[in-house]
RNA sequence: GGGAGCAUAGCUCAGUGGUCAGAGCUGGGAACUCAUAAUUCCUCGGUCCCAGGUUCGAAUCCUGGUGCUCCCA
Numbered sequence: 001g002g003g004a005g006c007a008u009a010g011c012u013c014a015g016u017g018g019u020c021a022g023a024g025c026u027g028g029g030a031a032c033u034c035a036u037a038a039u040u041c042c043u044c045g046g047u048c049c050c051a052g053g054u055u056c057g058a059a060u061c062c063u064g065g066u067g068c069u070c071c072c073a
Stems, first nucleotide, its partner, number of pairs: 001072007010025004018056001027043005049065005
C1' cells in the first nucleotide's frame, strides 16, 4: 500500500427492516443459613463507534470516517 471481518449494558454476546433494544455474568437489595458459600427472587445499567444517505419506519440496508483484528505485498 491492497483486501476481508468486527464495533450493541462494566465484561461476554444475541437481536440482520416493524410496538417497548435483550440474555448470561458482574454490581446493588432481599429470601434462605448460627454464619459464609451455593441457590432463588427483585433491581440498577445503553450516544446500538461517529457522520450522512435510502425508507412510512434503520441497531439492522448503502456511503464516508474512526478504532481493533486477520490475510496478502